[in-house]
Context: one part of a larger RNA
RNA sequence: GCCAGGGAGUUUUAGCUGGUGGUGAGCCGAAAGGCGUAGUGAAAGCGAACUCCCGCAAGAAGUGAGGGGAGGCCCAUGAAAGUGGGUUAAUCACCAGCUAAAGACCCGAAACCACUCCGAUCUACACUCCGGCAAGUUGAAGCGGUCCGAAAGGAUCGUGGAGGACUGCAACCGGUGCUAGUAUAUCUGCUCGGGUGACCGGUGUGUAGGGGUGAAAGUCCAAUCGAGGGUGGUGAUAGCGGGUUCCAUCCGAAGCAUCUCUCAGGAUGGUCUGGGUGGAGGAAGGAUGGAUGGUAGAGCACCGAUUUGGAAGAAAGGUUCCGAAAGGAAUCGCUUCCAUGUCGAACUCCGAAUGUCCAUCCUCCUGAGAAGCCCGGAAUCGGGAUGUCUGGGUAAGCUAGGCAUCCGAAACGGUAAAGACCGAGACCUGGGUUAAGGGCCCUAAAUCCUAGCUGAGUGUAAAGAAGUCUUGGCACCUUCGAGACAGAUGGGGCGUAGGCUUAGAAGUAGCCAUCGCAUAAUCAACGUGUAAUAACGGACCAUCCGAUGGGUCUUUGACCCUGGAAGGUGCUGGGGCGAAAAUGUACGGGACUAAGCUAGGUUCCGAGACCCAGGAGCACGUGAAAAACACGUGACUGGUAGGAUGGUGUCCGGUGCUCUGAGAAGUAGGUUCGUGAGAACCUAUGGAGAGCAUUGGAAUAAAUAUCCUGGC
Numbered sequence: 001g002c003c004a005g006g007g008a009g010u011u012u013u014a015g016c017u018g019g020u021g022g023u024g025a026g027c028c029g030a031a032a033g034g035c036g037u038a039g040u041g042a043a044a045g046c047g048a049a050c051u052c053c054c055g056c057a058a059g060a061a062g063u064g065a066g067g068g069g070a071g072g073c074c075c076a077u078g079a080a081a082g083u084g085g086g087u088u089a090a091u092c093a094c095c096a097g098c099u100a101a102a103g104a105c106c107c108g109a110a111a112c113c114a115c116u117c118c119g120a121u122c123u124a125c126a127c128u129c130c131g132g133c134a135a136g137u138u139g140a141a142g143c144g145g146u147c148c149g150a151a152a153g154g155a156u157c158g159u160g161g162a163g164g165a166c167u168g169c170a171a172c173c174g175g176u177g178c179u180a181g182u183a184u185a186u187c188u189g190c191u192c193g194g195g196u197g198a199c200c201g202g203u204g205u206g207u208a209g210g211g212g213u214g215a216a217a218g219u220c221c222a223a224u225c226g227a228g229g230g231u232g233g234u235g236a237u238a239g240c241g242g243g244u245u246c247c248a249u250c251c252g253a254a255g256c257a258u259c260u261c262u263c264a265g266g267a268u269g270g271u272c273u274g275g276g277u278g279g280a281g282g283a284a285g286g287a288u289g290g291a292u293g294g295u296a297g298a299g300c301a302c303c304g305a306u307u308u309g310g311a312a313g314a315a316a317g318g319u320u321c322c323g324a325a326a327g328g329a330a331u332c333g334c335u336u337c338c339a340u341g342u343c344g345a346a347c348u349c350c351g352a353a354u355g356u357c358c359a360u361c362c363u364c365c366u367g368a369g370a371a372g373c374c375c376g377g378a379a380u381c382g383g384g385a386u387g388u389c390u391g392g393g394u395a396a397g398c399u400a401g402g403c404a405u406c407c408g409a410a411a412c413g414g415u416a417a418a419g420a421c422c423g424a425g426a427c428c429u430g431g432g433u434u435a436a437g438g439g440c441c442c443u444a445a446a447u448c449c450u451a452g453c454u455g456a457g458u459g460u461a462a463a464g465a466a467g468u469c470u471u472g473g474c475a476c477c478u479u480c481g482a483g484a485c486a487g488a489u490g491g492g493g494c495g496u497a498g499g500c501u502u503a504g505a506a507g508u509a510g511c512c513a514u515c516g517c518a519u520a521a522u523c524a525a526c527g528u529g530u531a532a533u534a535a536c537g538g539a540c541c542a543u544c545c546g547a548u549g550g551g552u553c554u555u556u557g558a559c560c561c562u563g564g565a566a567g568g569u570g571c572u573g574g575g576g577c578g579a580a581a582a583u584g585u586a587c588g589g590g591a592c593u594a595a596g597c598u599a600g601g602u603u604c605c606g607a608g609a610c611c612c613a614g615g616a617g618c619a620c621g622u623g624a625a626a627a628a629c630a631c632g633u634g635a636c637u638g639g640u641a642g643g644a645u646g647g648u649g650u651c652c653g654g655u656g657c658u659c660u661g662a663g664a665a666g667u668a669g670g671u672u673c674g675u676g677a678g679a680a681c682c683u684a685u686g687g688a689g690a691g692c693a694u695u696g697g698a699a700u701a702a703a704u705a706u707c708c709u710g711g712c
Base pairs, nucleotide, nucleotide: 001712002711003710004709005708006707011102012101013100014099015098016097017096018095019094020093021092022091023090026035027034028033039046040045050071051070052069053068054067072087073086074085075084076083077082105243106242107241108240112233113232114231115230117229118228124207125206126205127204129202130201131200132199133197135167136166137165138163142159143158144157145156146155147154148153172194173193174192177190178189180188181187209225211221212220246647247646248645249644250643251642256269257268258267259266260265270380271379272377273376274375275374276373277372281365282364285362286361287360288359289358290357291356292355297350298348299347303344304343305342308339309338310337311336312335313334317332318331319330320329321328322327383407384406385405386404387403388402389401390400391399392398412423413422414421427615428614429613430612431611432610433609437605438604439603440590441589442588446602448601449600450599451598452597453596459592460591467577468576469575470574471573472572473571474570475569476568477567478566479565480564487544488543489542490541491540493517494516495515498512499511500510523538526537527536528535549561550560551559552558553557616637617636618634619633620632621631622630623629648701650698651697652696653695654694655693656692657691658690659689666685667684668683669682670681671680672679673678
């Protein structure tokens, strides 16, 4: 891991609510007695009486249980007005749901405490007795000889054999590095440390759990130690984690508010569900009218900020100047006013749209029962995304909010893939039509039609600035048969080398001025150039060349319409560069010059949407009643937490039946029925019990809990 078997809301007591049944001002109990028949008040205490009106339940009227209203009555309070409660239905049993106390749905701690409990065969320390340490090196004290010395003593040569001495892959003990190998709960290899000592070992003993032992690391005390192990208290407690077993039908949430030693929990309210009551209104949308408001915007009239200029003021400010001083003058600043130019969530002389409330009308829901109210049961208190409006933040798949829609709890189609983007809310089966999005191939459907644009693979499903390059279109202005634009040929002069400056300055270093003449035109010069001249272009002019058509008129021209050739300005469409992210391109891919982009058109494909047919269930209606049946209607049938309802199966009883050696249960395979849990039948096997109806009772349903036991 797989398989089989086991495995989790139970029981008692007390209470609340609902249902069913008995009796009923009583009910239950053998009785004592309990609950009820009166309430109210903190208490002393005091202590109920009904009447009238409206009105649901029948077609109308009337009546009218419950219901509503008004008054009365009882109690409390109050001076009173008034306010609060009451003015008659219970009780017992069973069933269901829930609550409380108990282990209380099951499993799970880390811990705490107790004991004449067990442990020192591991390990720590100590004690008794015993054992072990190759080989080599070094050469302390002591002792001896010789020499020196007066002596104390010294030197030297020997001898000697000390040491927590040295070397050491001997034994033995250890465990530094490879973070090697292996996966064997501490091993092996290489390497490394100690190796006569505070050494290592054997044997027999001792110290015991808040205790020991400790050359001290909280180290060790039997693979267990910041308090051993065993058993017990014990099913400790766990607001935390995991698990919690059959089916179908109806409805269907919340992640918010307040309080909380509260923030992983709980309580109350809100939102969901079931039942009851109630008896006529309700309000999601629209229109009109009325009311409300201070946002967007705007504005500067207030408050605050703020540009420039001017005028005036002042006893008191700074600086400068004049003066011996007093004082004076200028300027900056200050205050006010005028003009001018700007701002504000906590400014407003103003002020929308949207919103909100009320009324009327329309639409919609509603006697097939609205609003409201009462009771039983919950779950929820971690939310999130998108769009939009705000606060915080440089920003964020960030954070705090409002509104809306979705996901959560929503499948299906599209977006390559995808929680919340687009389409659309799935009862089952079949057929058709569309939505979003698409129609070259992968891949269902156009290699569809018309007119343009793009040449960048731009683009074909992110966005992109200043700037710069390029190209299409539109509008306007200017020039043009009195000849444009481009090109070619020629001219491009004179006063004059303008004046100044300067070594020089002649159109062309620089400064000033920028005239006149002759002309078809020609600058006191837009560039190249020279030391300065010269020289070469440019502007400007002429010649050559020759760029639509039409209309009207007063016709060798003028005007109008429409083109063309050029120059310029503005607007606009497309494209290039600008342009940076980590393995390798990067439209889903192939690929495409359209299969890209713009504008228009036709057609087809494409969902569980919509339509049609059949079927199931649910709700309601009708058929005198009914849970069965028939018919009808539905703008009913997605669903997590959760509420409600109906059913299937297992085991054990009571009662009534049935099957069975002419073959029960079980097992294996198959067929049929049921929405489903499941059921029936057939064949084989098996060889003795089994089932149905009804009623009662449950230790009643497994795939998951690192679940338990066994097998493989």